[in-house]
Context: one part of a larger RNA
RNA sequence: GGCAUGCGGUGGAUGCCUUGGCACAGAGAGGCGAUGAAGGACGUGACAAGCUGCGAUAAGCUUCGCUUAGCUGCACAUAAGCAUUGAGGCGGAGAUUUCCGAAUGGGGCAACCCGGUUCGUCGAAAGACGGAUCAUUCUGUACUGAAUACAUAGGUACAGGAAGCGAACGCGGAGAACUGAAACAUCUAAGUAUCCGCAGGAAAAUAAAACAAUAGUGAUUCCCUCAGUAGCGGCGAGCGAACGGGGAACAGCCUAAACCGGUCCGUACGUUAAAGCCAGUCGGCGUUGUGCGGUCGGUGUCGUGGGAGCGACAGGUUCGGCGACUGACGAACCAGAGAGUUACAAAUCAUAUGUAUAGGUGAACAUUCUGGAAAGUUUGACCAUAGAGGGUGAAAGUCCUGUAAUCGAAAUGCAUAUGACUCUCGUCGAUUUCCCAAGUAUGGCGGGACACGAGAAAUCCCGUUUGAAUCUGCCAGGACCAUCUGGUAAGGCUAAAUACUACUCUGUGACCGAUAGUGAACUAGUACCGUGAGGGAAAGGUGAAAAGAACCCCGGGAGGGGAGUGAAAUAGUACCUGAAACCGUAUGCCU
Numbered sequence: 001g002g003c004a005u006g007c008g009g010u011g012g013a014u015g016c017c018u019u020g021g022c023a024c025a026g027a028g029a030g031g032c033g034a035u036g037a038a039g040g041a042c043g044u045g046a047c048a049a050g051c052u053g054c055g056a057u058a059a060g061c062u063u064c065g066c067u068u069a070g071c072u073g074c075a076c077a078u079a080a081g082c083a084u085u086g087a088g089g090c091g092g093a094g095a096u097u098u099c100c101g102a103a104u105g106g107g108g109c110a111a112c113c114c115g116g117u118u119c120g121u122c123g124a125a126a127g128a129c130g131g132a133u134c135a136u137u138c139u140g141u142a143c144u145g146a147a148u149a150c151a152u153a154g155g156u157a158c159a160g161g162a163a164g165c166g167a168a169c170g171c172g173g174a175g176a177a178c179u180g181a182a183a184c185a186u187c188u189a190a191g192u193a194u195c196c197g198c199a200g201g202a203a204a205a206u207a208a209a210a211c212a213a214u215a216g217u218g219a220u221u222c223c224c225u226c227a228g229u230a231g232c233g234g235c236g237a238g239c240g241a242a243c244g245g246g247g248a249a250c251a252g253c254c255u256a257a258a259c260c261g262g263u264c265c266g267u268a269c270g271u272u273a274a275a276g277c278c279a280g281u282c283g284g285c286g287u288u289g290u291g292c293g294g295u296c297g298g299u300g301u302c303g304u305g306g307g308a309g310c311g312a313c314a315g316g317u318u319c320g321g322c323g324a325c326u327g328a329c330g331a332a333c334c335a336g337a338g339a340g341u342u343a344c345a346a347a348u349c350a351u352a353u354g355u356a357u358a359g360g361u362g363a364a365c366a367u368u369c370u371g372g373a374a375a376g377u378u379u380g381a382c383c384a385u386a387g388a389g390g391g392u393g394a395a396a397g398u399c400c401u402g403u404a405a406u407c408g409a410a411a412u413g414c415a416u417a418u419g420a421c422u423c424u425c426g427u428c429g430a431u432u433u434c435c436c437a438a439g440u441a442u443g444g445c446g447g448g449a450c451a452c453g454a455g456a457a458a459u460c461c462c463g464u465u466u467g468a469a470u471c472u473g474c475c476a477g478g479a480c481c482a483u484c485u486g487g488u489a490a491g492g493c494u495a496a497a498u499a500c501u502a503c504u505c506u507g508u509g510a511c512c513g514a515u516a517g518u519g520a521a522c523u524a525g526u527a528c529c530g531u532g533a534g535g536g537a538a539a540g541g542u543g544a545a546a547a548g549a550a551c552c553c554c555g556g557g558a559g560g561g562g563a564g565u566g567a568a569a570u571a572g573u574a575c576c577u578g579a580a581a582c583c584g585u586a587u588g589c590c591u
Base pairs, nucleotide, nucleotide: 001590002589003588004587005586006585007584008583009582015576016541017540020512021511022509023508024507025506026505027504028503029501030500031165032164039100040099041098042055043054044053046078050074051073061094062093063092064091065090066089067088070082071081072080105114106113107112115134116133117132118131119130120129121128122127136162137161138160139159140158141157142156143155144154169200170198171197172196173195174194180187184234210217211216221248222247223246224245225244231239232238252493253492254491255437259298260297261296262295263294265293266292267291268290269289274287276285277284278327279326280325281324282323283322303471305436306435307434308433310429311428312427313426315334316333317332318331319330320329336425337424338423339422340421348420349419350418351417352416353415354414355413356412357411359407360406361405365380366379369376381398382397383387389401390400391399443465444464445463446462447461448460449459452478473488474487475486476485477484528535529534548575551562552561553560554559
């Protein structure tokens, strides 16, 4: 020096465990914010660095319920206290809530600096302190008010709104490249990623100018199919419908116009007669008038075309216009009928029920043995609408917590029902007159979307340039024409079926088990790195219980040897198990 074996050291694999993750399902909720959010800074404890909570009333204050004998968070010690006159805990409602932050009195290098107005306190005053208030913008109303007469711009005040944040889902605007085509340019990737705007609990779409094909369907949305079909396509790579059928869910409505009335808002015209005040007669009033446009109210809303206007008929009572009488018209109420708060108008209240946010009741076991410990074992019982789960010194239906079942709310929210309440309401006829969404539809040119790449290219949208018709009209049925059929554009609203899950509750797992599972089981988006955008860890386990080793000895200490605790200390906080590499030591053999 090597090999072998034993015993150790080091190291932290493995096994076991789980407080943390992951995925999904069913419910809920789907927003928060100028009444100052999200997110922070700084404070706040007897001692207090971190986390958590809270805000100068600062691990908290008030009140109303529930619960209970203990309590002063993580955090196991000390001190000082609180508590059956109900502390503490849980839940409802409220108060407080520094400074920054949309940040909004002005400024600013966020958490700081400096003000104005007004009220109060102190002060002789200067001034200090405290409360309130002072940003911008939009809409509405009122008052003012230039050039410039009316007016308008502008100004001032008041009231209401907005802003900012947020995971995905949604709609819209802008919009790549890598890649594939075995290269690459049309094409693809893809209207994807990304950026921007806006919204809702869903959004969008939606009540046929639709499909279809001689038979019919009857708004939209979503799923299955049709079908990888018909098609499109350097006919390459690839892209890729619809009709029809089966389901989920179902809901339909309001304007514009014609016509009538009001307002006088604007504008033009009009005073000699007069016009006008529902019509006629008598009287009265006196610029109140007429046309056009605006605005408000009534009417009206459709494709077997509809409506207006015209004509005819139609419950009751009361009231109305300058007065009286007559007539006509209009309004209100009653009666009858219907409807309603998600659209079709729109609020609020009461009662009841259910539900959410704390909780309550809740059956049934003893023994023997082993052991440190019984839930294991033995023997004999019991409950079960409860033998889900977790805990307890090993493995418990009957020990604890629970589970099945059942009960419960002072307060606040939500849902449903009923009532109050609110709203609405004639029929027929003829087809002479009027209306039925205009710089629109359509056409040309240039683009885009449609499965459809300009193609025979319909349809839809945009730019530009043109530019109709009003029902004997217009559009569509994949160039175009005829016939036929379907529909009624150029205004608007609309629940459900559908998408998603930052968040809450419940449950589940041939999901992980500390190099796994979230980056994060632990003071984790922490420490640390970077000027910054940003990057981003490691790190779990004594024991049933600290019973965490009094006392003695060596030592300066660290550490160790005894003693003691414990079932165990080779379980001693460098703590379960404790592999290998690596380092020793003892013995044997070889050199």

Background:
The part of an RNA shown here (large-subunit ribosomal RNA, domain I) has 591 nucleotides and comes from a marine sediment metagenome. The RNAcentral record of the full RNA draws on MGnify. Model confidence (mean pLDDT): 82 of 100.